[in-house]
Formats: sequence, structure tokens, C1' cells
RNA sequence: AUGGCAAACCCGGCGAAAGCCGGCGACGCAAAGCUCCGAGGCUACAGCGCCGUGAAUCGCGCCAAGCCAGUCGAGCCGCCGAA
Repeated sequence: AUGGCAAACCCGGCGAAAGCCGGCGACGCAAAGCUCCGAGGCUACAGCGCCGUGAAUCGCGCCAAGCCAGUCGAGCCGCCGAA
């Protein structure tokens, strides 16, 4: 409060992916503002291991240094209204 933000879908772009940005659009949000600090979740290019091979590609497993603040907590900052 004639105020703010904007899920999914769709379109364009970036990215290996998760996802992000812009447009469209409103599912919701009273911090759905900011910070990955704690917990949790997602992804796995590269790397490492395995399989296999003449050598590899492929495949499988592990892994965050990549993400999620609209999963929860914490910290910081803040608008309107009521009393």
C1' cells in the first nucleotide's frame, strides 16, 4: 500500500551439467532483500579410480573448486502500517 518481489510454462542468450541472465507470465512471498557462515539438496566438465583396449572412445564409481538464499538455521541491512 493506486507500492515491492515473481514459481511453473513458453521464447532468446550463457553453461558440460546443475543452474543463471533477459523477455513473457503470476504459483506464491511481510524480508521471496544481501551473505554459502552451519545443516541439507542438485550437478560432475576437469581430476582420480575401475572396466576395457594394440592404443583409445564409450561406460561405471568417487569428488565442488560449480550451483540452490523461493529447503532450514544464523549473521547483516531495511520499507509500510498499528499500538
Source information
A computed fold for an 83-nucleotide RNA from a soil metagenome, annotated as c-di-GMP-I riboswitch aptamer. It matches the Rfam family "c-di-GMP-I riboswitch aptamer". Gene Ontology term of the family: cyclic-di-GMP binding. The prediction has a mean pLDDT of 81.